[in-house]
Context: one part of a larger RNA
Molecule: small-subunit ribosomal RNA, 5' domain
Organism: uncultured bacterium
């Protein structure tokens, strides 16, 4: 000098864009953060409104409505969002490999979907419990479950052939041969038909292949400090056989051998998420890893599996532990390192806001629903950038103040005063872009759910922006002035009070302390402290 997720002191007008618990991975009140589909399925209210009867209370019927709420089933909940505890590791980075692998949804292609069956929730009845909830009996549906059939290019076995390769082997064809494995003909729209049903379109179902995407595994190299850590290792190192996995492998197991690693630093200990990047520097390098992006790990602590294409699963399950809460003392409930917010810790870090209008995600045929992702707004000079606090004129120069060698000098064109302007501000009026979609609307045609039109959808927001009016009106401080280092005098003080980054100032004329005048440097900031280069 530069930099900062900064803090502190004094001061503080506006806007844009960013950014904001670095400490206790401490504990959490409350609300919200993952649902959706009735075009998979069965069942199905109430309030309100209306009609009839009745003196009325009321009763019945229609509507509300196949709506709400609940249940079965499907897809999603493994994404998105948070945090950095652990981890010195194939965790990350980089370059390769898998002749050792999987991949829901999506795209393309080939083929298929035949015939049956038994249940169960919801619901009804009974019972237990304070509750959380649980048990028994009975009824019922499906794209839920299940049996059989069919079936190859799939899977498994056997056989030989060709080509190729890096050992195990791979590819191809013989569509050789044997065995084995599937489904929902469900929903909807249109047409035809008296109907049963048939035909066509859309969505969906099953099998296989290919792709895409995502993931798993392996390897070379790189990846902090300590030798005042020198030896470490028994599933340890390798083999054979098996188990297990989507898959290779001591991943696991039985047996056999006795190996394997290490001064090119094993083991142990300490510290730490890694990277793109960021800061600095001429560079080499050093330091760092907030925000944004990629990967990893974690979800009260420890352990485990279930479901599933995918988890050993933040807002799932089970067990154990600590803690908090409820309890009728028998027993239960919970997990903010999601968004806000609270307490605590701390020098220190924000609103219990608005909206799904946009972008994106999940579900749905769609309309649409959900979305603290996200888009916005609020708070903080925390940072960067921009603008303003007025402009021009105005005296041999007012007053005041300071200094003085006492007809002076400085503050100083500064003020007053005159003329002017109106950014910001205040008031009034107008007023966006961000919109693409969507629609039982209209039109056109090369008929795609294509093009054009009409109508419709904005949290921010009556915001930005524009116009008009008012009036210099609403807006300057901080540090420093001995040298380094730009800027000097007076008074007070008297080794006191104090200053100080280093050298050093202060003991009676202190440019170094305190105050004043003046000056210098920055300026909505200026200084101080901390950290890095």
């Nucleotide at each position: 000098g530069g930099a900062c997720g900064a803090a502190c002191g004094c001061u503080g007008g506006c806007g844009g864009c960013g950014u904001g618990c670095c400490u206790a991975a401490c504990a959490c009140a409350u609300g919200c953060a993952a649902g959706u589909c009735u075009u998979a399925c069965g069942a199905g209210a109430a309030a309100g409104g209306g009609a009839u009867a009745g003196c009325a209370a009321u009763a019945u019927c229609c509507u509300g409505a196949g709506u709400a709420a609940a249940g079965u089933g499907g897809c999603g909940c493994a994404c998105g969002g948070g945090u950095g505890a652990g981890u010195a590791a194939c965790g990350c980075g980089u370059a390769g490999g898998c002749a050792a692998u999987c991949u829901a949804c999506c795209a393309u292609g080939a083929g298929g979907a035949c015939g049956g069956g038994a249940a169960u929730a919801a619901c009804c009845c009974c019972g237990c419990g304070a509750a959380a909830g649980c048990g028994g009996g009975g009824c019922u549906a499906a794209a839920a479950c299940u049996c059989g059939a069919u079936g190859a290019u799939g899977c498994a076995g056997c056989g030989g052939c060709u080509c190729c390769g890096c050992a195990u082997g791979g590819a191809g064809a013989c569509a050789g041969u044997u065995g084995u494995u599937a489904a929902a003909g469900u929903c909807u729209c249109g047409g035809c038909g008296c109907a049963a049903g048939c035909c066509g379109g859309g969505a969906g179902c099953c099998u296989c292949a290919u792709g895409a995407u995502g993931a798993g595994c392996c390897u070379g190299c790189g990846u902090c400090u300590g030798a005042u850590u020198a030896g470490c290792u028994a599933g340890u190192u390798g083999g054979c056989g098996g188990g297990g996995u989507a898959a290779c492998g001591g991943c696991c197991c039985a047996c056999c051998a006795a190996g394997g690693c290490g001064a090119c630093g094993a083991u142990c200990a300490g510290u730490a998420g890694c990277u793109g990047g960021u800061c600095u520097g001429a560079g080499a390098g050093g330091a760092u890893g907030a925000u944004c992006a990629g990967c990893c790990a974690c979800a009260c602590u420890g352990g485990a599996a279930c479901u599933g294409a995918g988890a050993c699963a933040c807002g799932g399950u089970c067990c154990a532990g600590a803690c908090u809460c409820c309890u009728a003392c028998g027993g239960g409930a919970g997990g903010c390192a999601g968004c806000a917010g609270u307490g605590a810790g701390g020098a220190a870090u924000a609103u219990u806001g608005c909206g799904c209008a946009a972008u994106g995600g999940c579900c749905g045929a769609a309309a649409g629903g959900c979305u603290g992702a996200c888009g916005c707004a609020g708070c903080g000079a925390c940072g960067c950038c921009g603008c303003g606090u007025g402009g021009a004129g105005g005296a041999u120069g007012a007053a005041g103040u300071c200094c003085g060698u006492u007809u002076g000098g400085a503050u100083g064109u500064a003020a007053a005063c005159u003329c002017c302007u109106u950014u910001u501000g205040c008031a009034g009026g107008g007023g966006a872009u961000g919109a693409a979609u969507g629609u039982u609307c209209c039109g056109c045609c090369u008929c795609g759910c294509g093009c054009g039109g009409a109508c419709u959808u904005g949290a921010c927001c009556g915001u930005a922006c524009c116009c008009u009016g008012c009036g210099a009106a609403u807006a300057a401080g901080g540090a420093u002035c001995g040298g380094c280092u730009a800027a000097c005098u007076a008074c007070g003080u008297g080794c006191c009070a104090g200053c100080a980054g280093c050298c050093g100032c202060g003991g009676u004329a202190a440019u170094a302390c305190g105050u004043a005048g003046g000056a210098u440097c920055c300026g909505a900031g200026c200084g101080u402290u901390g950290u890095c280069c």